[in-house]
RNA sequence: GGGGACGUAGCUCAGCUGGUAGAGCGCAGGCAUCGCAAGCCUGAGGUCGGGGGUUCAAGUCCCCUCGUCUCCA
Numbered sequence: 001g002g003g004g005a006c007g008u009a010g011c012u013c014a015g016c017u018g019g020u021a022g023a024g025c026g027c028a029g030g031c032a033u034c035g036c037a038a039g040c041c042u043g044a045g046g047u048c049g050g051g052g053g054u055u056c057a058a059g060u061c062c063c064c065u066c067g068u069c070u071c072c073a
Base pairs, nucleotide, nucleotide: 001072002071003070004069005068006067007066010025011024012023013022019056027043028042029041030040031039049065050064051063052062053061
């Protein structure tokens, strides 16, 4: 220098053929218990790495760019 994969909640990851973002764990509150844990219920938490484009609508499609891993040279 060239190719490929990945980047989404604090962590690990889903997200179909574009239709307006979720799960588990963790965190907060509640129920229950003499109390704790486990269990059950509720809730908070996200500029989807960044910028631009296409579209009525983009996590998803296109371009540029940053980071990590990997292959070739």
This is a predicted structure of a 73-nucleotide RNA (transfer RNA) from Thermocrinis minervae. Rfam family: tRNA. Its family is annotated with triplet codon-amino acid adaptor activity in the Gene Ontology. Model confidence (mean pLDDT): 82 of 100.